A computed fold for a 507-nucleotide part of an RNA from a wastewater metagenome, annotated as small-subunit ribosomal RNA, 5' domain.
Context: one part of a larger RNA
RNA sequence: GGAUGAACGCUGGCGGCGUGGAUAAGGCAUGCAAGUCGAACGAACCUUGUGGAAAUGGAGUCUUCGGACAAAGUUUUCACGCUGGUUAGUGGCGAACGGGGUAGUAAUGCAUAGGAACGUACCUAGAAGUCAGGAAUAGCCCAUCGAAAGGUGGAUUAAUACUUGAUAGUCCCUCCGGGGUAAAGAUUUAUCGCUUCUAGAUCGGCCUGUGUGGUAUCAGCUUGUUGGUAAGGUAAUGGCUUACCAAGGCUAUGACGCCUAGGGGAGGUGAGAGCCUGACCCCCACCAUUGGAACUGCGACACGGUCCAAACUCCUACGGGAGGCUGCAGUCGAGAAUCUUCCGCAAUGCACGAAAGUGUGACGGAGCGACGCCGCGUGAUUGAUGACGCCCUUCGGGGUGUAAAGAUCUUUUAUAAGGGAGGAAAUUUUUGACGUUACCUUAUGAAUAAGGGGCUCCUAAUCUCGUGCCAGCAGGAGCGGUAAUACGAGAGCCUCAAGCGUUAUCC
Numbered sequence: 001g002g003a004u005g006a007a008c009g010c011u012g013g014c015g016g017c018g019u020g021g022a023u024a025a026g027g028c029a030u031g032c033a034a035g036u037c038g039a040a041c042g043a044a045c046c047u048u049g050u051g052g053a054a055a056u057g058g059a060g061u062c063u064u065c066g067g068a069c070a071a072a073g074u075u076u077u078c079a080c081g082c083u084g085g086u087u088a089g090u091g092g093c094g095a096a097c098g099g100g101g102u103a104g105u106a107a108u109g110c111a112u113a114g115g116a117a118c119g120u121a122c123c124u125a126g127a128a129g130u131c132a133g134g135a136a137u138a139g140c141c142c143a144u145c146g147a148a149a150g151g152u153g154g155a156u157u158a159a160u161a162c163u164u165g166a167u168a169g170u171c172c173c174u175c176c177g178g179g180g181u182a183a184a185g186a187u188u189u190a191u192c193g194c195u196u197c198u199a200g201a202u203c204g205g206c207c208u209g210u211g212u213g214g215u216a217u218c219a220g221c222u223u224g225u226u227g228g229u230a231a232g233g234u235a236a237u238g239g240c241u242u243a244c245c246a247a248g249g250c251u252a253u254g255a256c257g258c259c260u261a262g263g264g265g266a267g268g269u270g271a272g273a274g275c276c277u278g279a280c281c282c283c284c285a286c287c288a289u290u291g292g293a294a295c296u297g298c299g300a301c302a303c304g305g306u307c308c309a310a311a312c313u314c315c316u317a318c319g320g321g322a323g324g325c326u327g328c329a330g331u332c333g334a335g336a337a338u339c340u341u342c343c344g345c346a347a348u349g350c351a352c353g354a355a356a357g358u359g360u361g362a363c364g365g366a367g368c369g370a371c372g373c374c375g376c377g378u379g380a381u382u383g384a385u386g387a388c389g390c391c392c393u394u395c396g397g398g399g400u401g402u403a404a405a406g407a408u409c410u411u412u413u414a415u416a417a418g419g420g421a422g423g424a425a426a427u428u429u430u431u432g433a434c435g436u437u438a439c440c441u442u443a444u445g446a447a448u449a450a451g452g453g454g455c456u457c458c459u460a461a462u463c464u465c466g467u468g469c470c471a472g473c474a475g476g477a478g479c480g481g482u483a484a485u486a487c488g489a490g491a492g493c494c495u496c497a498a499g500c501g502u503u504a505u506c507c
Stems, first nucleotide, its partner, number of pairs: 001507004006503005013376006019369002026332003030329003035093003040090002043087004049080008060069003100287003109212007118204002123200008131165004141154005171180003185192003213259003220250003225247008262284004266277004289310005312323004340366001342365003348362001349360004379409004389400004414444006423434001451496005456477003462491005472479002
């Protein structure tokens, strides 16, 4: 000199674009963050209609004046069928993505270059098929236990849920004779599905070489350990696992141990070599209160799924239950220190759906913070008898200083009013959170806007007063003990500027 996810002190006008929990992977109130499909399914409820029953009602009719009959209307209920809608449940797909964090991990990781023994829902292309049956169950209803969370029993019902048979090839097994394995319908008149096979694409699993911290005040480490045979297991290779056999394997080119640490693209600095860093954004890995386990599924050993154990918190009728913000906001705590319990699905994307659409704290935006970078402004021209004030003085004068006042202008900015987009993909109807936006025009009036640090030398810029080795300054040298350009104050000056200094860290 440059840099920072910075902090602190003084000061503070505006805009754009970025960026903001680095410490306690400490604890969390509250709301939201993953749903969707009625064109898979039965049912319940609502809805325009028709018919029946009951109650009420009393236009009116008859009357022997006691009463009788009775339309419209209102309420309740039952049955039928139609249209549309809402949903708890069964079922499908999604929930393994997206979002967060860096605790662990020095290699089961990452980077790069290769490899062979694999899987892949949705998507694309091609070939073939979609036949005939069955038994349940949730829901609803009834009964019942429990404070609750939640159960138990009975009856009944549907499906693209479950299941049996048939069919069978470019599929699988094979001793090459043969044997075996599938399907589901829906709405409507054309589609969407379902099953099998082949190929592709995508994504992933596995293996190998090389590179990837410190420490020898860690020198020996290892028994599934190293290799083989056989079997099991896996989508797949393999001590991955087991039995048997052999005694191997690694190591001063640093094994083993301990400490530290997510890796890379990149970022900072530097002429470069290098050194340092790993915030934001992107790729990969890992984690989800702590430890362990599997289930479902194409995919998880699963942040907002299940089970077990532990700690903690909460509810309780004391018998028993519930929870997991390292999602977005927000709160407490610790800390030098880090924001709104905001708006919207209009755009981009994702999930589901035939679609309309629904959901989405992803995302798009707004808010807060000079935290950073960039841009703009705080006026311009003129104005001397060089005013006043203040400071200095050799008392002559000098400085502040064209600075002010005054005069003439301008309106960036500010405020107000009017107009007013693009972002919408869409043409013709509808669709914008931002947005009283950006931008344009007009009006008002210099009007709303300057500070910080320094002035002995390094180092740009000095005088006076106060203090008297005191009070104090200080990055280094150093300054202060009665004439201090170094302390404190004032005036002047230098420098940077909506910032300026200090501290911390890196080059």
About this RNA:
Its mean pLDDT, the model's own confidence on a scale to 100, is 84. Its Rfam family is "Bacterial small subunit ribosomal RNA".